[in-house]
This is a predicted structure of a 76-nucleotide RNA (transfer RNA) from a Verrucomicrobiota bacterium. The prediction has a mean pLDDT of 82. The sequence is in RNAcentral, with records from ENA. It matches the Rfam family "tRNA". From the family's description: Transfer RNA (tRNA) molecules are approximately 80 nucleotides in length.
């Protein structure tokens, strides 16, 4: 230099272009217990890496950029 994959909650991941972006773990509260753990119930938390574009409508499609991982090539 060329190419591929990815970036969504504190963490791990979901989400056909469509009607409040969903779950598990974690956090907070409660039930149970002599108490703790486990189990069960309730609950907080992200507007989707950044900037544009397409569309009635974008996390999802297109372009550029940033970052991470991988492959190829080149130089020494």
């Nucleotide at each position: 230099g060329g190419g591929g994959c990815g970036a969504u909650a504190g963490c791990u991941u979901a989400a056909c272009g469509g009607u409040u972006a969903a779950a598990g773990c974690a956090g907070g509260g409660g039930u149970c217990u002599c108490a703790u753990a486990a189990a069960c119930c309730c609950u907080u938390g992200a507007g989707u890496a950044u900037g544009g574009g397409u569309u009635c409508a974008a996390a999802u499609c297109c372009c550029a950029u940033u970052c991470g991982c991988c492959c190829c090539a080149c130089c020494a």